[in-house]
Context: one part of a larger RNA
Molecule: large-subunit ribosomal RNA, domain II
Organism: SAR202 cluster bacterium
RNA sequence: GCCGGCGAGUUAAUCUAUGCAGCACGGUUAAGGAAUUGGAAUUCCGGAGCCAAAGCGAAAGCGAGUCCUAAUAGGGCGAUGAGUUGUCUGGAUUAGACCCGAAACCGGGUGAGCUACCCAUGACCAGGUUGAAGCCCAGAUAGUCUCUGGGUGAAGGACCGAACCCGUGUCUGGUACAAAAGGCUGGGAUGAGUUGUGGGUAGGGGUAAAAUGCCAAUCGAACCCGGAGAUAGCUGGUUCUCCCCGAAAUGUAUUUAGGUACAGCGUUCGGGUAGUCUUGUGGAGGUAGGGCACUGGAUAGGUGAGGGGGCGUGAGCCUACCAAGCUUAACCAAACCACGAAUGCCGCAAGAUGGUCCCGGGCAGUGAGACAGUGGGGGAUAAGCUCCAUUGUCGAAAGGGAAACAGCCCAGAUCGCAGGCUAAGGUCCCCAAGUGUGUGCUAAGUGUGAAACGAAGUGAGAUUGCUAAAACAGCUAGGAGGUUGGCUUAGAAGCAGCCAUCCUUUAAAGAGUGCGUAAUAGCUCACUAGUCGAGGAAUCUUGCGCGGAAAAUGUAACGGGGCUAAAGCACACCACCGAAGCCGCGGGCCCGCUUUGCGGGCGGUAGGGGAGCGUUGUCAGGGCGUCGAAGCUAGAUCGUGAGGUCUGGUGGAGCGCUGAGAAGUGAGAAUGCCGGC
Numbered sequence: 001g002c003c004g005g006c007g008a009g010u011u012a013a014u015c016u017a018u019g020c021a022g023c024a025c026g027g028u029u030a031a032g033g034a035a036u037u038g039g040a041a042u043u044c045c046g047g048a049g050c051c052a053a054a055g056c057g058a059a060a061g062c063g064a065g066u067c068c069u070a071a072u073a074g075g076g077c078g079a080u081g082a083g084u085u086g087u088c089u090g091g092a093u094u095a096g097a098c099c100c101g102a103a104a105c106c107g108g109g110u111g112a113g114c115u116a117c118c119c120a121u122g123a124c125c126a127g128g129u130u131g132a133a134g135c136c137c138a139g140a141u142a143g144u145c146u147c148u149g150g151g152u153g154a155a156g157g158a159c160c161g162a163a164c165c166c167g168u169g170u171c172u173g174g175u176a177c178a179a180a181a182g183g184c185u186g187g188g189a190u191g192a193g194u195u196g197u198g199g200g201u202a203g204g205g206g207u208a209a210a211a212u213g214c215c216a217a218u219c220g221a222a223c224c225c226g227g228a229g230a231u232a233g234c235u236g237g238u239u240c241u242c243c244c245c246g247a248a249a250u251g252u253a254u255u256u257a258g259g260u261a262c263a264g265c266g267u268u269c270g271g272g273u274a275g276u277c278u279u280g281u282g283g284a285g286g287u288a289g290g291g292c293a294c295u296g297g298a299u300a301g302g303u304g305a306g307g308g309g310g311c312g313u314g315a316g317c318c319u320a321c322c323a324a325g326c327u328u329a330a331c332c333a334a335a336c337c338a339c340g341a342a343u344g345c346c347g348c349a350a351g352a353u354g355g356u357c358c359c360g361g362g363c364a365g366u367g368a369g370a371c372a373g374u375g376g377g378g379g380a381u382a383a384g385c386u387c388c389a390u391u392g393u394c395g396a397a398a399g400g401g402a403a404a405c406a407g408c409c410c411a412g413a414u415c416g417c418a419g420g421c422u423a424a425g426g427u428c429c430c431c432a433a434g435u436g437u438g439u440g441c442u443a444a445g446u447g448u449g450a451a452a453c454g455a456a457g458u459g460a461g462a463u464u465g466c467u468a469a470a471a472c473a474g475c476u477a478g479g480a481g482g483u484u485g486g487c488u489u490a491g492a493a494g495c496a497g498c499c500a501u502c503c504u505u506u507a508a509a510g511a512g513u514g515c516g517u518a519a520u521a522g523c524u525c526a527c528u529a530g531u532c533g534a535g536g537a538a539u540c541u542u543g544c545g546c547g548g549a550a551a552a553u554g555u556a557a558c559g560g561g562g563c564u565a566a567a568g569c570a571c572a573c574c575a576c577c578g579a580a581g582c583c584g585c586g587g588g589c590c591c592g593c594u595u596u597g598c599g600g601g602c603g604g605u606a607g608g609g610g611a612g613c614g615u616u617g618u619c620a621g622g623g624c625g626u627c628g629a630a631g632c633u634a635g636a637u638c639g640u641g642a643g644g645u646c647u648g649g650u651g652g653a654g655c656g657c658u659g660a661g662a663a664g665u666g667a668g669a670a671u672g673c674c675g676g677c
Stems, first nucleotide, its partner, number of pairs: 001677006011095007019087005026051003032045005055062002065077004098237002101234001105227006116201009125191001127160003130156001134152007164188003169184004203219001205215003212221001240612006250263005264366002266363007275353009289339001290337002295333003299329005306322002308319004369394010399410003414587004419583003425577003428561003434574001436573006447563001453547002457544008466535001474531005480504003485499003510525001514523002588602006613666001615663002618660004623655002631650008
């Protein structure tokens, strides 16, 4: 891992609701007893007790009333007649209470043959090195002080290093040789050394050169049994079928936030008769927008109280400073409004519509929501972000489209059909349907990813001025004089900078557009003439394109091929394809009705309700079986299904059916349990 078997809402008491049954102006017996009996069974007795029959008040108490009160006022709770007993089922409570699961807590015991420390008594430490004190001798010396040398001596938590004890670094091992080992290397090795045997200390404890270490492969409190089925607002699991309906992820509260209570939303039963939508109509309101009289903010101008600064002995004067108020103009606001929608909300009327609404009872589940559109708060006018509101979808929804893709678009699957029509989206091929029609646009493979910004890309429209008295572009020629304007400056001559920007000659020519020079010079432009001969210049709006444009395995930013008067884009039109939508034909189930028929409905998680199948005992009835029961097995067949039946084979002795009644009653999951492979 697979297969087989086992494996989870039970039982009791009490309460409650529905169904059924008995009795009913009442219902019922309990313990116990008696009789009968195959039977712990039946019948009878037993009225103790319980519920109901009257309530109100804290109570005394009063009573269809009573309490509050001074009250005959008012109000609260009552009265105007149905219960009770049994039983099935749903639910609650108390019990282990659907099953499995802690870590822990407590009690009584078992452990120091491992290990920690201690006590008693024994054992062990190759070999080598160093050579303390003391003592002796010799020398120095005045010296028996002291010093130096030698000898002797043998000390040491001394040195090197086996046994022995330990375990530093590294490699191997890591389903191992081994639940801690092996190799190499390393530390101690006369000591606080190592070790044998016997003994001691026990869990709220011991022991500890102290690491929360160790106390039998277990230690922040050992192990075993018991309390014990501890508790688990947590996780997992919870077994046959069909039919009907079908949620929630919200509000309030919570030592509450992944739990719970009540409400909301579901289902079912009973009772009621309203609900929703559309249109018309009547209302309340202060949002969007708009606005600036109010409350505030903020800008500029005028005026300007007051203030600051300067001067003055002072009166006062000056001020390119600040500035209230008033005024002009243009603004801003969730907590501003002299205005003010749409939608929504509340009425009324008509029409449409129905698992549509309200009340009460039983039973729930939900109370982690997600994304998308819209209106907002938070954030950074970030987030597949977060918090509200509102609608939709998913959740609990399959089908078609979006290449693939819970939350987007279309559309809600009762079953069958090799029938038809459509939606979104599509119609060159992959791939069902147009290489469709008309008019344009795009040249970028734009389409088939992106901004500010940039550009004689190209299409359409608009405006202004120029032009045959010759425009625009090109070419030829001119582009001058006062003058090198003044100032500044080393210089400043059109062309560093500042000021001014005139006059003259002219067809025209700036006190100069740019380049250039140290300054001049030089080139060029504006402007003019000639040449040429027909359109040309500028600006604005707009369609489609261009640049801006860098990423990690491989083209890889149309799903692919591929596409250019399109297979791209825009507008208009025709046709077709396309879904579990709609229609057609047939079948099933549910509901309604005017019932041989017609109409409506049947996606579904949590969950509610209904109807059934099957298993094992029991009772009654009626059957089958050695002329072959159960079980196993192959085939056929019936039923929407759980399942049923028949025939053959195998098997070799028991087993169905109908009705009733009772459960150890259905397995795929629980890191389930046991067995097999």